RNA sequence: AUCGGGAAAAGGCAAACAGGCGGAAACGCCCGGGCGCAAAGUUGACGGCCUAAGACUUUAAAAUACUGAGAAUAUAUUGGGAUUUUGAAGUUAGGGCGGCAGAACUAUCGAA
Repeated sequence: AUCGGGAAAAGGCAAACAGGCGGAAACGCCCGGGCGCAAAGUUGACGGCCUAAGACUUUAAAAUACUGAGAAUAUAUUGGGAUUUUGAAGUUAGGGCGGCAGAACUAUCGAA
């Protein structure tokens, strides 16, 4: 000096929760707070997890026009697919999580 380990010391970070702001949400930032953390420092490339605005699919309701049947026309009634709106369900990341695990980079102290 490096690797592993992590006693002591000086410090560091900051969970849940509360308030404020941003966001469709997940979540993020600030302030308070302190569960914990030897990388709970940085990185969203990989795995995994979270969310679903938008998109797609399905479905229900309503409206609009078209069309078939309805004794010729027309009405009552009824069938068919089309468009629009609203709701519900499902799929999906280009949105997130570094305190999910590895990984990469950087780093304080210096006992066994």